[in-house]
About this RNA
This is a predicted structure of a 65-nucleotide RNA (transfer RNA) from a marine eukaryotic metagenome. The prediction has a mean pLDDT of 81.
RNA sequence: CUGUAGUUUAAUGGAUAAAACAAGAGACUUCUAAGCUUUAGAUGCGGGUUCGAUUCCUGCCGGGG
Repeated sequence: CUGUAGUUUAAUGGAUAAAACAAGAGACUUCUAAGCUUUAGAUGCGGGUUCGAUUCCUGCCGGGG
């Protein structure tokens, strides 16, 4: 300094946490791939501030310098 889906990134105090790739299913195809439709999946753990925390503060844990 940093920690958000399996991976890569958004969301900088507001309502249902967004997307791409990846994965499952369907349809298509002689088969595979691509493309199409669709499904599931995440805020490191605990505490504090606040009407409200992914966001701010703090301890711990992990990673990097």